Predicted 3D model of a 74-nucleotide RNA (transfer RNA) from a Synergistaceae bacterium. It matches the Rfam family "tRNA". Rfam classes the family as a transfer RNA. Its mean pLDDT, the model's own confidence on a scale to 100, is 80.
[in-house]
């Protein structure tokens, strides 16, 4: 220094041939149940989808920088 890849909630990930309120699990909280506790049933709160710019009516998605993580090359 150069190429590929990944970056969405507290953790692990869907979602991505552009569209409609951004979602699962788990874990947190709060009720129900219970003599109390685990389990098990309800329910809540959590994300400026890493950052900037573009393109377009319209961006998690698509181009371009930049940062950060892993792979390989020299």
């Nucleotide at each position: 220094g150069g190429g590929c890849u990944c970056g969405u909630a507290g953790c692990u990930c869907a979602g991505c041939a552009g569209g409609a309120u951004a979602g699962a699990g788990c874990g947190a909280c709060g009720g129900c149940c219970u003599c109390c506790u685990a389990a098990g049933c309800c329910g809540u709160a959590g994300g400026u989808c890493u950052c900037c710019g573009g393109u377009u009516c319209g961006a998690c998605u698509c181009c371009g920088g930049a940062c950060g993580g892993g792979c390989c090359c020299g």